The prediction has a mean pLDDT of 80.
Transfer RNA from a Candidatus Azambacteria bacterium, 72 nucleotides, folded computationally.
It was read from a public genome assembly.
Its Rfam family is "tRNA". Rfam classes the family as a transfer RNA.
NCBI's taxonomy places the organism under Bacteria, Bacteria candidate phyla, Candidatus Azamiibacteriota.

């Protein structure tokens, strides 16, 4: 330098344009003598960034960033 994937909660990942969720962490209760196991419940996100597009964007689309692959 060209070329493609990928960027969403502490952490792994959904989420085919219509009010962003699950596991597991986390913190409460409840059980127990305690502690772990088990039960129920709660908070936790400017969805990398900046524009467009569109009644509406995480989801399209142009640019940059940052990781991982590939090619020379």
């Nucleotide at each position: 330098u060209c070329c493609g994937a990928c960027a969403u909660a502490g952490c792994u990942c959904a989420a085919c344009g219509g009010u962003a969720g699950a596991g597991c962490g986390a913190c409460u209760c409840c059980c127990u003598g305690u502690u772990a196991a088990g039960g129920a419940g709660u908070g936790g996100g400017u969805u990398c960034c900046u524009g467009g597009u569109u009644c509406g964007a995480a989801u399209c689309c142009a640019g940059g960033u940052g990781u991982c692959g590939g090619a020379g």